A computed fold for a 62-nucleotide RNA from a Candidatus Bipolaricaulota bacterium, annotated as Fluoride riboswitch aptamer (crcB RNA motif).
[in-house]
RNA sequence: AUUUUCGUAGGGGAUGGAGUCCCCCACGCAUCCGCCUUUGGGCUAAUGACUCCUGCGAGAAG
Repeated sequence: AUUUUCGUAGGGGAUGGAGUCCCCCACGCAUCCGCCUUUGGGCUAAUGACUCCUGCGAGAAG
C1' cells in the first nucleotide's frame, strides 16, 4: 500500500430531500402517528425551529 472476513454506526417530533440547532423515546406492546364535526363533512400545513431544494396553492409584473 492492497485484498478478504467479522463487528460497530439508535429511533421519533401530522405529506418529500439536505444542513444546523432543540426536544422526546429506549431495543419496542417505547417515543411519534393534526384539528373540528350534526360522522354527512370541513380546516391549517411539505419545518419541532431556521435555511435551502423539490412538489403544490394564491397574487402581481414581464
It was read from a public genome assembly, where an Rfam model found it.
Rfam family: Fluoride riboswitch aptamer (crcB RNA motif). Rfam links the family to the GO terms response to fluoride and positive regulation of gene expression.